[in-house]
RNA sequence: GGAGUUGUAGCGCAGUCUGGUAGCGUAGGCGCUUUGGAAGCGUCUGGUCGAAGGUUCAAAUCCUUCCAAUUCCA
Repeated sequence: GGAGUUGUAGCGCAGUCUGGUAGCGUAGGCGCUUUGGAAGCGUCUGGUCGAAGGUUCAAAUCCUUCCAAUUCCA
């Protein structure tokens, strides 16, 4: 230099193909349970969806450019 993959909650990931309320697990707070702790159960909190721009009534999702990580080729 060329080609691909990935980027979403503190952490691990789904959702993207086919645009229409941002979710699951875990972690954290509180409560129940227990003599106490752990485990279990319930509930709550936590996100400018890597950045910017475009299309659209509506974008995590489609289009363009850029950034970062990683793999292959040279």
This is a predicted structure of a 74-nucleotide RNA (transfer RNA) from a Nanobdellota archaeon. Model confidence (mean pLDDT): 82 of 100. RNAcentral holds the sequence, with entries from ENA. Rfam family: tRNA. Rfam's curators write: Transfer RNA (tRNA) molecules are approximately 80 nucleotides in length. By type it is a transfer RNA.